[in-house]
RNA sequence: AAUUUAUACAGAAGAGGGGAGAGAACAGGCUCGAUGAUCCUCUAGCAACUUUCCGAUGGGAAUAAGUGCUCACCUGCCCGAACUAUAUAUGGGUACUAUAAAUG
Numbered sequence: 001a002a003u004u005u006a007u008a009c010a011g012a013a014g015a016g017g018g019g020a021g022a023g024a025a026c027a028g029g030c031u032c033g034a035u036g037a038u039c040c041u042c043u044a045g046c047a048a049c050u051u052u053c054c055g056a057u058g059g060g061a062a063u064a065a066g067u068g069c070u071c072a073c074c075u076g077c078c079c080g081a082a083c084u085a086u087a088u089a090u091g092g093g094u095a096c097u098a099u100a101a102a103u104g
Base pairs, nucleotide, nucleotide: 002103003102004101005100006099007098008097013043014042015041016040017039021032022031023030026076027075028074029073044070045069046068049066050065051062052061053060054059077093078092079091
């Protein structure tokens, strides 16, 4: 790399670096960006997956350690569908993606 399982509605900021695009891939929208974005480092914070402690268990607590995250996003494939109908919104699923753990 790959496979499996779980989660993906919420939450949480500054400084420095750097210098043009960025928002997972492709496409269509819609947004952010020289009032300096995406990205990197440090500090701080959020969360509680592994972990630590308590408990017979269900669970509860902690954040020392290992991660992760903290300046939008939506749709596309399938189901379904209020208003007359096609079919759209709300809704659900699958796929993809992201994170954690295990195997390897």
The RNA shown here (SAM riboswitch aptamer (S box leader)) has 104 nucleotides and comes from Dawidia soli. Its Rfam family is "SAM riboswitch aptamer (S box leader)". Rfam describes the family as follows. The SAM riboswitch is found upstream of a number of genes which code for proteins involved in methionine or cysteine biosynthesis in Gram-positive bacteria. Gene Ontology term of the family: regulation of gene expression. NCBI's taxonomy places the organism under Bacteria, Pseudomonadati, Cytophagia, Cytophagales, Dawidia. It was read from a public genome assembly, where an Rfam model found it. Its mean pLDDT, the model's own confidence on a scale to 100, is 78.